Two RNAs folded together computationally: RNase P RNA and transfer RNA, 430 nucleotides in total. The coordinates come from a structure-prediction model, not an experiment, and the mean pLDDT is 77.
[in-house]
RNA sequence: CCAGAUAGUCAGAUGAUCACUCCACUUUGGUGGGGAGGAAAGUCCGGGCAGCGCAGAGCAAGACAGUUGCUAACGGCAACCGGGGGCAACCCUAGGGAAAGUGCCACAGAAACGAUACCGCCAUACCGAAUUUUCGGCGUGGUAAGGGUGAAAGGAGUGAGGUAAGAGCUCACAGCGACGUAUGGUGACAUACGGAGGAGGUAAACCCUGUCUGCUGCAAGGAGGCUCACCAUCCGCUCCUCGAGCGGUAGUUGCUCGCUAGGUGAACCGAUUAAUCCGCUUAAGUUGUAUGGCAACAUACAACAUAGAUAGAUGAUCAUCCUCGACAGAACCCGGCUUACAGAUUAUCUGGUACU
RNA sequence: GGCACCAUGGCGGAGUGGUUACGCAGAGGUCUGCAAAACCUUUUACACCGGUUCGAUUCCGGUUGGUGCCUCCA
Numbered sequence: 001c002c003a004g005a006u007a008g009u010c011a012g013a014u015g016a017u018c019a020c021u022c023c024a025c026u027u028u029g030g031u032g033g034g035g036a037g038g039a040a041a042g043u044c045c046g047g048g049c050a051g052c053g054c055a056g057a058g059c060a061a062g063a064c065a066g067u068u069g070c071u072a073a074c075g076g077c078a079a080c081c082g083g084g085g086g087c088a089a090c091c092c093u094a095g096g097g098a099a100a101g102u103g104c105c106a107c108a109g110a111a112a113c114g115a116u117a118c119c120g121c122c123a124u125a126c127c128g129a130a131u132u133u134u135c136g137g138c139g140u141g142g143u144a145a146g147g148g149u150g151a152a153a154g155g156a157g158u159g160a161g162g163u164a165a166g167a168g169c170u171c172a173c174a175g176c177g178a179c180g181u182a183u184g185g186u187g188a189c190a191u192a193c194g195g196a197g198g199a200g201g202u203a204a205a206c207c208c209u210g211u212c213u214g215c216u217g218c219a220a221g222g223a224g225g226c227u228c229a230c231c232a233u234c235c236g237c238u239c240c241u242c243g244a245g246c247g248g249u250a251g252u253u254g255c256u257c258g259c260u261a262g263g264u265g266a267a268c269c270g271a272u273u274a275a276u277c278c279g280c281u282u283a284a285g286u287u288g289u290a291u292g293g294c295a296a297c298a299u300a301c302a303a304c305a306u307a308g309a310u311a312g313a314u315g316a317u318c319a320u321c322c323u324c325g326a327c328a329g330a331a332c333c334c335g336g337c338u339u340a341c342a343g344a345u346u347a348u349c350u351g352g353u354a355c356u
Numbered sequence: 357g358g359c360a361c362c363a364u365g366g367c368g369g370a371g372u373g374g375u376u377a378c379g380c381a382g383a384g385g386u387c388u389g390c391a392a393a394a395c396c397u398u399u400u401a402c403a404c405c406g407g408u409u410c411g412a413u414u415c416c417g418g419u420u421g422g423u424g425c426c427u428c429c430a
Stems, first nucleotide, its partner, number of pairs: 001352010012321007020035006037327001041338002044336005049217004056257004061213005066080005081095001082093004096208002101206002103202003113155001118147002120143005126137004157173005176198001179194006221278003224269002227266005234248006249261004285304008322325001357426007366380003374410001382398005403419005
């Protein structure tokens, strides 16, 4: 210098004037201060928070899927294991089970998974021809080595033996592999040895195994307290003193078990704006340092105060400069994931080339 | 703001792991003196991008566009 890999940062800057929104002060005139993002987005996951169910349990339904850890939690993150890609730096991986069961595998093909006989190969009854040994036709039986079809053909290859022809049919060597033993590792797993027996694919098909989840979302939800009186004590039956048992009725989130069993009025105190107020932004907060840890992260200390609207603010104009400015706008909050993004720039690493 | 759902020719509308029906509309033809009706023939589709699978409209993930429902008080 060229080509790459990984992890980041910034997201026009400064000034003036006039507006908007929130807060504080106020002499009610104003003055001072705060005012979008890395994704505020999609609403795909998880949690906080709030209400609901009369407690609770089971089923159904849904989600996830290597191991260990992190976390409030997760389908997230970190490290590692297995598999795949790249010369490399490094990257990708919905990665339990098809040796539980069921289903499906179109077309083509003989046959699509309890195998099968279309061609071929072999044996042979019969017929015909030639003439001993051969050829053809037709039928029966054997065969999965060969051909052809297909995404996939029974699924353990090579060689030898074996046979009428063949075949793990048998043997030797080699390969996969449930499982077992030993060693290493917390573990997934790796390595070595043995290995009866096993062998298509599909679980982002049903399903099985394990783990987790109650439902609804801030348009959730809250905006009074206390005292007293009256009616009623869900209905029926049995035992019957209180009461207990059984059956039914009603209510109860998808269902079941279970559980539960009503209403009216008055006084006092307080509040009273409802097109309102609260919830609403101090929170699993941010930044820095130190310690522990490979890391995610945790702990300790210090510093900081950083939008909060409810028709919904964060804008407009001008000036100067530069590299001429992308995607995009909070609405309860937070942790992630995914998607969009002009360009500028930093650090580390890999391969190549040239020079020293 | 939150929640739920949908996307198949020009329009409506079935379908489901194996060549996407059907009706209306459009075009051409037959019939007719000319038309209408009828009959025959025919064109045009699974919103987009990935993944699973031999194979995806269908199953899974993401994107885009669209539809519906939802507050409290008087």
It holds a member of the Rfam family "Bacterial RNase P class A". Rfam classes the family as a ribozyme.